This is a predicted complex of two RNAs, RNase P RNA and transfer RNA, with 449 nucleotides together. Rfam match: Bacterial RNase P class A. By type it is a ribozyme. From the family's description: Ribonuclease P (RNase P) is a ubiquitous endoribonuclease, found in archaea, bacteria and eukarya as well as chloroplasts and mitochondria. The coordinates come from a structure-prediction model, not an experiment, and the mean pLDDT is 77.

RNA sequence: GAGCCGGCCGGGCGGCCGCGUACGGGGCAACCCGUCCGAGGAAAGUCCGGGCUCCACAGGGCACGGUGGUGGGCAACACCCACCCGGGGCGACCCGCGGGCCAGUGCCACAGAAAACAGACCGCCGGUACGGUCCGCCGUACCGGUAAGGGUGAAACGGUGGUGUAAGAGACCACCAGCGUCCGAGGCGACUCGGGCGGCUCGGUAAACCCCACCCGGAGCAAGGUCAGACAGGGAGCGUCAGCGUCAGCUGACGGGGCGGCCCGUCCCGCAGCUCCCGGGUAGACCGCUAGAGGUUGUCGGCAACGGCAACCCCAGAUGGAUGGCCGCCGAGCCGCGCAUGCGGCUCACAGAACCCGGCUUACAGGCCGACUCGU
RNA sequence: GCCGGAGUAGCUCAGCUGGUAGAGCAGCUGAUUUGUAAUCAGCUGGUCGGGGGUUCGAUUCCCUUCUCCGGCU
Numbered sequence: 001g002a003g004c005c006g007g008c009c010g011g012g013c014g015g016c017c018g019c020g021u022a023c024g025g026g027g028c029a030a031c032c033c034g035u036c037c038g039a040g041g042a043a044a045g046u047c048c049g050g051g052c053u054c055c056a057c058a059g060g061g062c063a064c065g066g067u068g069g070u071g072g073g074c075a076a077c078a079c080c081c082a083c084c085c086g087g088g089g090c091g092a093c094c095c096g097c098g099g100g101c102c103a104g105u106g107c108c109a110c111a112g113a114a115a116a117c118a119g120a121c122c123g124c125c126g127g128u129a130c131g132g133u134c135c136g137c138c139g140u141a142c143c144g145g146u147a148a149g150g151g152u153g154a155a156a157c158g159g160u161g162g163u164g165u166a167a168g169a170g171a172c173c174a175c176c177a178g179c180g181u182c183c184g185a186g187g188c189g190a191c192u193c194g195g196g197c198g199g200c201u202c203g204g205u206a207a208a209c210c211c212c213a214c215c216c217g218g219a220g221c222a223a224g225g226u227c228a229g230a231c232a233g234g235g236a237g238c239g240u241c242a243g244c245g246u247c248a249g250c251u252g253a254c255g256g257g258g259c260g261g262c263c264c265g266u267c268c269c270g271c272a273g274c275u276c277c278c279g280g281g282u283a284g285a286c287c288g289c290u291a292g293a294g295g296u297u298g299u300c301g302g303c304a305a306c307g308g309c310a311a312c313c314c315c316a317g318a319u320g321g322a323u324g325g326c327c328g329c330c331g332a333g334c335c336g337c338g339c340a341u342g343c344g345g346c347u348c349a350c351a352g353a354a355c356c357c358g359g360c361u362u363a364c365a366g367g368c369c370g371a372c373u374c375g376u
Numbered sequence: 377g378c379c380g381g382a383g384u385a386g387c388u389c390a391g392c393u394g395g396u397a398g399a400g401c402a403g404c405u406g407a408u409u410u411g412u413a414a415u416c417a418g419c420u421g422g423u424c425g426g427g428g429g430u431u432c433g434a435u436u437c438c439c440u441u442c443u444c445c446g447g448c449u
Base pairs, nucleotide, nucleotide: 001374002373003372005370006369007368008367009366011330012329013328014327015326016325017324019038020037022035023034024033025032026031040350044361045360047359048358049357050356051355052220053219054218055217059264060263061262062261065215066214067213068212069083070082071081072080073079084098085096086095087094088093099211100210104209105208106205107204108203121150122149123146124145125144126143127142128141129140130139131138132137158176159175160174161173162172163171177201179198180197181196182195183194184193185192186191224287225286226285227284233278234277235276236275237274238273240253241252242251243250244249254270255269256268257267258266294313295312296311297310298309299308300307301306331348332347333346334345335344336343337342377448378447379446380445381444382443383442386401387400388399389398395432403419404418405417406416407415425441426440427439428438429437
């Protein structure tokens, strides 16, 4: 000098005024006074995973959906950590939706002769016929062989060298790449290393259908509950049957509903009401509501994610929605003046809780710290 | 706050299991008419909302983001 990775801050201090909850005090009440606390790393997008609530106590199977290297962490995850494999970079390091196309099916446009147990356009070689000839051979047509060469394409059925052949070809040989299988070693494992054998060789695509393994009930705090208040009802559908019993009721079938995809199973109801549609009324209060998979510090275990233990702390709860405004000094940036110490003015990134957590993703002016790499 | 849906030409919309994007109206030119409209013929016009990925190849498949619309009690 260039680069790479991780962590943190994201204006500071003081004064005055104001706003919201809780607590204490005063007041009949409206309200007033005092004290504590009062946005974020993303509170955002709502993309995942949970807690919590209701639906039945959340059942079984199928379907739909999701996940996809291995091992671990976690309440759980599509998250995190470590490792493996593949790709990129000289390197620090970065990226990967990273199971399976020898279970099956589908697709591979255009170009090209041929696009998946393929294919003969040019070329090369052999044969036959005809024609020409300077007798060496050449040209045309047909039949056949050939995937080594040309050209097309994203992709052309292993690569290089040799043997071989009429010309050629894993037809054969050596080395290399790849696949399968066996053995040995290391690792919990993904996998890696070494050796032998085999046929010589098998295209890509599963973020195409599908197959395999695992997971998964639905809805969401406008969940759900209590109280108060207001109003006007109307229409449609269902409301069954049999047996036993003096009654109450019981059993079975049927019907409706929970069960928001289907089946099974189960529960409830069947003169008690239920479902749907139209119309009308209310836009109130309280609970849920914030102490929690909480935070800080220390220590121990672990490579790490994280976990155990101890001490200390309480850290927003609004409901048209509080968290703001002004002044002074300092900090940073920009502009103007000035030779200059400096002076004056302007600005302060993204954004803002709403049941609560753990993640991911996206936005973010500027600044600080640490580790590492390459070049000189 | 929660849950759904849609972005393609100036406007309204198509585009099936990926193969290089169309229709109608509008616009322009010409014909027809004395002229206009209508009609006929032809033409122009596309970052497929933005970015990234999978694939040989993406409007289509996947992820992320932006904008707009609808529903709830």